[in-house]
The RNA shown here (transfer RNA) has 73 nucleotides and comes from Tepidiforma sp. Taxonomically the source falls in Tepidiforma (Bacteria, Bacillati, Chloroflexota, Tepidiformia). Model confidence (mean pLDDT): 82 of 100. It matches the Rfam family "tRNA". Rfam classes the family as a transfer RNA. It was read from a public genome assembly.
RNA sequence: GGGCCCGUAGCUCAGCGGUAAGAGCAGUCGGCUCAUAACCGAUCGGUCCCGGGUUCGAAUCCUGGCGGGCCCA
Numbered sequence: 001g002g003g004c005c006c007g008u009a010g011c012u013c014a015g016c017g018g019u020a021a022g023a024g025c026a027g028u029c030g031g032c033u034c035a036u037a038a039c040c041g042a043u044c045g046g047u048c049c050c051g052g053g054u055u056c057g058a059a060u061c062c063u064g065g066c067g068g069g070c071c072c073a
Base pairs, nucleotide, nucleotide: 001072002071003070004069005068006067007066010025011024012023013022018056027043028042029041030040031039049065050064051063052062053061
């Protein structure tokens, strides 16, 4: 330098172009327990990597860039 894949909550990841973007774990609060862990309930948490385009409507499609991984040279 070229090709392919990935980027969504603190972490790991879901999410047919269509209600208002979700789960588990973590955090916080409460329950349970002599107590801790586990378990149960609630709650908190988002620049959907950035810019542009298509569309009535974009996390999703197209495009440029940035970052990461693999392969080729």